RNA sequence: GGGGAUGUGGUGGAAUAGCAGACACAAGGGACUUAAAAUCCCUUGGGCAGAAAUGCCCGUGUGGGUGCAAGUCCCACCAUCCCCA
Numbered sequence: 001g002g003g004g005a006u007g008u009g010g011u012g013g014a015a016u017a018g019c020a021g022a023c024a025c026a027a028g029g030g031a032c033u034u035a036a037a038a039u040c041c042c043u044u045g046g047g048c049a050g051a052a053a054u055g056c057c058c059g060u061g062u063g064g065g066u067g068c069a070a071g072u073c074c075c076a077c078c079a080u081c082c083c084c085a
Stems, first nucleotide, its partner, number of pairs: 001084007010025003018068001027043005045058005061077005
């Protein structure tokens, strides 16, 4: 230099145009216990409003495009990895 793969919360990862983060782990809170472990229950991307319930907005590497609708399709770029030279 050429070609290819991958990029989503704290982690592994799901969704292959139609409610993003299912499910699991980790973490936080609670129950149980003399205490802890184990077990069980609840919560868990960010922001704003609210006493709360809840509501709204944003978010899938970055920037564009197509489309009613994009994590998904197209283009460029960035990062990591692999192959060729």